A computed fold for a 108-nucleotide RNA from Pseudonocardia humida, annotated as Glycine riboswitch aptamer. Rfam family: Glycine riboswitch aptamer. About the family: This family represents the bacterial glycine riboswitch. The sequence was found by an Rfam model in a public genome assembly.
RNA sequence: ACGACCCCGCGCGGGAGAGUCCCGGUGGCUGGGCGAUCCAGCCGACCGGGCGCCGAAGGAGCAAAUCCUCCCCGGAACCUCUCAGGCACCCAGGACCGUGCGGUCGAG
Numbered sequence: 001a002c003g004a005c006c007c008c009g010c011g012c013g014g015g016a017g018a019g020u021c022c023c024g025g026u027g028g029c030u031g032g033g034c035g036a037u038c039c040a041g042c043c044g045a046c047c048g049g050g051c052g053c054c055g056a057a058g059g060a061g062c063a064a065a066u067c068c069u070c071c072c073c074g075g076a077a078c079c080u081c082u083c084a085g086g087c088a089c090c091c092a093g094g095a096c097c098g099u100g101c102g103g104u105c106g107a108g
Stems, first nucleotide, its partner, number of pairs: 002108001007103008019051001021050006027043006052087003058083001059081003066074001
């Protein structure tokens, strides 16, 4: 001087699951009506509430191995819980995988 692996960050690509079910409100469209803040129907268009559901952000929980013996502590996850988050499409999020770049450490 160079500098692998591991770890961290950023960019790009990929990336699942689960109701528009019920009620109410607003709005739009169609038809009826002389007309109306009238009536009927339709619409995932939006908002709120209820219940149901999903889990791969985050969060929480735990087993064995582990010590001379026992006890205690520690002890993972895409496992479990579902607090949070999410549930047509789009957007967003998304563990994880691939790839490029940068950083720390530093075997060599």